[in-house]
The RNA shown here (small-subunit ribosomal RNA) has 1473 nucleotides and comes from Geum urbanum. It matches the Rfam family "Bacterial small subunit ribosomal RNA".
RNA sequence: AGAGUUCGAUCCUGGCUCAGGAUGAACGCUGGCGGCAUGCUUAACACAUGCAAGUCGGACGGGAAGUGGUGUUUCCAGUGGCAGACGGGUGAGUAACAUGUAAGAACCUGCCCUUGGAAGGGGCACAAUAGCUGGAAACGGUUGCUAAUACCCCUUAGGCUGAGGAGCAAAAGAAGGAAUCCGCCCGAGGAUGGGCUUGCGUCUAAUUAGUUAGUUGGUGAGGCAAUACUUUACCAAGGCGAUGAUCAGUAGAUGGUCCGAGAGGAUGAUCAGCCACACUGGGACUGAGACACGGCCCAGACUCCUACGGGAGGCAGUAAUGGGGAAUUUUCCGCAAUGGGCGAAAGCCUGACAGAGAAAUGCUACAUAGAGGUAGAAGGCCUAUAGGUCGUGAACUUCUUUUUCUUGGAGAAGAAGCAAUGACAGUAUCUGGGGAAUAAGCAUCGGCUAACUCUGUGCCAGCAGUCACGGUAAUACAGAGGAUGCAAGCGUUAUCUGGAAUGAUCGGGCAUAAAGCGUCUGUAGGUGGCUUUUUAAGUCCGCCGUCAAAUCCCAGGGUUCAACCCUGGACAUGAGGUGGAAACUACCAAGCUGGAGUAUGGUAGGGGCAGAGGGAAUUUCUGGUGGAGCGGUGAAAUGCGUAGAGAUCGGAAAGAACACCAACGACGAAAGCACUAUGCUGGGCCGACACUGACACUGAGAGAUGAAAGCUAGGGGAGCAAAUGGGAUUAGAUACCCUAGUAGUCCUAGCCAUAAAUGAUGGAUACUAGGCACUGUGCGUAUCGACCCGUGCAGUGUUGUAGCUAUCACGUUAAGUAUCCCGCCUACGGAGUACGUUCGCAAGAAUGAAACUUAAAGGAAUUGAUAGUGGCUCGUACAUUUGAUAGAGCAUGUGGUUUAAUUCGAUGCCAAGUGAAGAACCUUACCAGGGCCUGACAUGCCGUAAAUCCUCUUGAAAGAGAGGGGUGCCUUCGGGAACACAAAAACAGGUGGUGCAUGGUUGUCGUUAGCUCGUGCUGUAAGGUGUUGGGUUAAGUCCAGCAAUGAGCACAAAUUUUGUGUUUAGUUGCCAUCGUUGAGUUUGGAACCUGAGUAGACUGCCGGUGAUAAGUCGGAAGAAGGUGAGGAUGAUGUCAAGUCAUCAUGCCCCUUAUGCCCUGGGCGACACACGUGCUACAAUGGUCGGGACAAAGGGUCGCGAUCCCACGAGGUUGAGCUAACUCCAAAAAUCUGUCCUCAGUUUGGAUUGUAGGCUACAACCCACCUACAUGAAGCCAGAAUCGCUAGUAAUCACUGGUCAGCCAUAUGGCGGCGAAUUCAUUCCCGGGCCUUGUACACACCGCCCUUCACACUGUGGGAGCUGGCCAUGCCCGAAGUCAUUACAUUAACCGCAAAGGGGGGGGGGAUACCAAAGGCAAGGCUAGUAACUGGAGUGAAGUCGUAACAAGGUAGCCAUACUGGAAGGUGUGGCUG
Repeated sequence: AGAGUUCGAUCCUGGCUCAGGAUGAACGCUGGCGGCAUGCUUAACACAUGCAAGUCGGACGGGAAGUGGUGUUUCCAGUGGCAGACGGGUGAGUAACAUGUAAGAACCUGCCCUUGGAAGGGGCACAAUAGCUGGAAACGGUUGCUAAUACCCCUUAGGCUGAGGAGCAAAAGAAGGAAUCCGCCCGAGGAUGGGCUUGCGUCUAAUUAGUUAGUUGGUGAGGCAAUACUUUACCAAGGCGAUGAUCAGUAGAUGGUCCGAGAGGAUGAUCAGCCACACUGGGACUGAGACACGGCCCAGACUCCUACGGGAGGCAGUAAUGGGGAAUUUUCCGCAAUGGGCGAAAGCCUGACAGAGAAAUGCUACAUAGAGGUAGAAGGCCUAUAGGUCGUGAACUUCUUUUUCUUGGAGAAGAAGCAAUGACAGUAUCUGGGGAAUAAGCAUCGGCUAACUCUGUGCCAGCAGUCACGGUAAUACAGAGGAUGCAAGCGUUAUCUGGAAUGAUCGGGCAUAAAGCGUCUGUAGGUGGCUUUUUAAGUCCGCCGUCAAAUCCCAGGGUUCAACCCUGGACAUGAGGUGGAAACUACCAAGCUGGAGUAUGGUAGGGGCAGAGGGAAUUUCUGGUGGAGCGGUGAAAUGCGUAGAGAUCGGAAAGAACACCAACGACGAAAGCACUAUGCUGGGCCGACACUGACACUGAGAGAUGAAAGCUAGGGGAGCAAAUGGGAUUAGAUACCCUAGUAGUCCUAGCCAUAAAUGAUGGAUACUAGGCACUGUGCGUAUCGACCCGUGCAGUGUUGUAGCUAUCACGUUAAGUAUCCCGCCUACGGAGUACGUUCGCAAGAAUGAAACUUAAAGGAAUUGAUAGUGGCUCGUACAUUUGAUAGAGCAUGUGGUUUAAUUCGAUGCCAAGUGAAGAACCUUACCAGGGCCUGACAUGCCGUAAAUCCUCUUGAAAGAGAGGGGUGCCUUCGGGAACACAAAAACAGGUGGUGCAUGGUUGUCGUUAGCUCGUGCUGUAAGGUGUUGGGUUAAGUCCAGCAAUGAGCACAAAUUUUGUGUUUAGUUGCCAUCGUUGAGUUUGGAACCUGAGUAGACUGCCGGUGAUAAGUCGGAAGAAGGUGAGGAUGAUGUCAAGUCAUCAUGCCCCUUAUGCCCUGGGCGACACACGUGCUACAAUGGUCGGGACAAAGGGUCGCGAUCCCACGAGGUUGAGCUAACUCCAAAAAUCUGUCCUCAGUUUGGAUUGUAGGCUACAACCCACCUACAUGAAGCCAGAAUCGCUAGUAAUCACUGGUCAGCCAUAUGGCGGCGAAUUCAUUCCCGGGCCUUGUACACACCGCCCUUCACACUGUGGGAGCUGGCCAUGCCCGAAGUCAUUACAUUAACCGCAAAGGGGGGGGGGAUACCAAAGGCAAGGCUAGUAACUGGAGUGAAGUCGUAACAAGGUAGCCAUACUGGAAGGUGUGGCUG
């Protein structure tokens, strides 16, 4: 510090995810040890049991032990004193002076410290206890006795109050005395602790906007330690609030802790100071201090005891238990230390604390061994079978002993200056012994992210943080081997922070990605021109106190190091005080004119409002003429018309809108605004400069205005026209088209407040190159004048520099550079929806969420593909011509069906007379049956034997059995080679699967003209340029131009055949001669022919045209003229195109079978459908007879002449030929002559019968041929479709391959005869180039919207129902304080002293105010739930349509209204995205 993920690729925007750190953690696997820490985050849920606050006999009476007595010792129930307000726990409540920080004045403070003074004199009781007595208990009642540092009175002091008079008001001792010590009382001061007040800081929400009656202030009175409406009576009407009151929700706040570079975000365990609470609520008492965790009273809930009468209790102390929960410890030891309480002290108490135990919960330290050791062992895994790797790792050798072990030994500090005193603990530590002995796991290994292979599995099982993986070769699942990372831990989960500049102060944005309010006026607020002065609020500087300690940081020190601990320092941005500075902001005061405004002179304008006037057009009515259609459409129909339409002429009426001018133009804040003139009226601009003197800019709330549609009321209604009717179109057509047509559109008055209200661009100010054009108005020049030319201000456009921008683009009218103010945005969807509120007559508008869901959604640009976009262009693509197919019969192939099997493959073009250039057996892969097992075939090893051959039996054959014959070849004499047989184990074999694992090969686009590269340039990049544009070509062919310049593969050329000439050579060919039955056996020759060479054609020549180019048009010459004609030749790539059955081959599968052999069958089936062909339907013909003319092929297991036989197929014979020699071989159509005369025929030949022939082991399934007989359909073929542009189509025969034969009408070649037509590119199909659009990229066979149906999920409404909280009013009113009071009573004091009496006080009681819990009533807020119901989201391949993306087939979208199963459609206005 970044990375992954949207796309075919790119750049952005933008979310999601990851890598880091952290934790009071939990879970999974694993686990050696020490130190230091930490530990109910949930139920402030309930708590058995033990302990956690006592102490003092030197305050007091008393008891007990003991004693002869005095003494002594000891105990503590009671009286009394001090302490139980500390220490310990928890975080429920609390948004508050609770807390933090800094100040303040009107206060109190036990014990403690300093200091001054005093303690004189008297007195009365009550507990304990004893007697009696109640009660189950808890706990009492009554009578009698008694002490004190308990209580009371008097005197005195200081003190307090008060103007004064005056009033109130202390003490305690302990032993008999003294000293000493400890106490007691009254003052003053301090320290400590506490109470109170104030400034500032301290969460979320406005879908909480108003709140408050003791409320705010004053006076009197009460009250408190003290101030104060703290309380009360009266008076006033204030107080708080958009700088967020009040209400609601949430929350102990802080030092700090975690993350972060910081700013900041999150958090508030342990430790520390503060607050609050102690079962829930209320209350006071005591006291220095409490409204009191282990005190009291009352009420409530809960638990326990009970003799039913009544009582007891409060773990949020420490352990422990139950419960809850993912989850948090021992019912331990000790007061030795530190600290606390009491005591004079000894001491006692102390679950504070100090320690130990259990827990890897965290941090930190150490160990699990070190060194040597290759035969690179065994074994595992992989393998290319060579080997590699685990791996010096182990074994083995040697050394060491940290740790562990040990019933070995020693042994602390912590103890605090007499001694004694150690829970931890015989612990830490040291040392002896012994021996490698006691000790490694977890996660990961597709990318991010370090680390790879095998096996299994087969969209299954599973994985997953994200992208994603898995459908038979998974580095992604599971296992294994290996590797990587960390390590006594490792992973996962959860949470916080960072990365995230993804809430942006530092540090983001708003034209198109989310985002500028529709526009303007203006309040608060924010900001604000120039000069001088004052002040010192902001600002800056110095100093002072403070910001507890701990923590963090720095330095040093102590634990062997570290964690940890100790000491010191530094820091502490903050708030406060104080002294200064005066530039800037602000304030005060005085000025200025540049901003702004006023006055003045001009000026342009569809700016606004009002009432008038006008003509063209339309429709209707009326009259005339006229007479059959009009209207409408792609084509029609509905509709109108002989009752006279339409057309045309005259007249009348009505409403609405204003042609031309008109523009890129004008005005207005925007919406918007256009016939003419008038009236009223707003704003702008220009000029000259007079006046005011910052009066300014923006603008939350607020107000005004605001197209169209819509609403209310009243008018109006010509045209147009939602809805609606009808007609068409259509599968349907709730649409597009047509014909009608109502609201509405218009006016008046009032609502509504929204639009793609757009420049998708808020307002203001300043600055920053120009050019061109227009509008308004000045100036200069010019002129008689109008133009022209130059220039200023204001506005409106266009092009463009710098700059900016993701790009497109913007660019003085900024989207540039800056300042000020406002509004708005923060992933897509859910959703501008729900709820609430405000507005509205309604429609609706404004404000405006969440659950849930997804990993994207989006912007700009690029390359393709595509378009029912445009342009150019080619092609037998259409068109023209011609011939066919589809109809018939047959042949053949395919599908389907059938079958034991009908083997397999090929399936739009690019399968279907295709693999198959030839299925009777074989082929053959299929089926049935019979057989074989190292095999029909290959290699190597061992053994025997030559091998071949002949005969017989059996069998369908394969095979099985038996017999006979034979003894080879080479040799170094050992043996070897070939062949055969037998055995075993390696192996053979497979037309078994996968063409979606492959090689090779083939088809197709397409013989279409394209496809690329180097360098350079250009763009952020994908990419572009080149290769586009202008010409031209069959061609990316060529020319010229050009930020391109060159090059490659295709094109072309080269090659082959053919067309002409020429040279040369002539055998078996040819010509002539000769000769013959025939074969050439003679002689001569080179015209044809054949072979080999060579020439020729190149736009070379001429003319036109073109740019003086490329080229093109025409012409000449020429056998041939513009690639002469045909073939071979097939770029980059596309179709996961075809082929594992040609072959090869990975992997998988079979191995007495999915291999091999054999016989027979099948591949030839047959209701039917399709493809390709043949033959025809006839007279351009058929039949018969006669006569001509080819080319190219093939032949020795062959072609086969000739003669003879047969009607014929064919048979017999066998000359010649290894082929320019011979044979196949007859060419046929054609020509000529005869008959047929338009008919199912002398057409057509299917089908069938009989008789034959040939091949073959074999012709039934299942061949071909012949003869005779038979003589079917068919009379030119619907929709539709195919071929062909010249020696072509059409037509006619010939021939080859395969092959015993042939199902060949196929297929490959060959020649004969031999046309017609092309106006042209509008249309159909296919291709190429450029362009535009795109929401497509699996690329239009694309993408994609809605209803409906089903399932699931969360959510809104809902008659209601059930809780909780809050406030209000009323009722009741416990305990208790204060006040008042009747009654009875009364030790101290007074008085009298004789009893009696008086008084304050105390006690229980009553009354009044307040008052908790409870009750009643009507509310508000909130949570849960509910029959039913609404839409939303997500789901496998459902149903209906096809709305959007291309002109998406009616351009789309926005607002609004109506309407329809649904997407949607239509109307009105608007936008271009």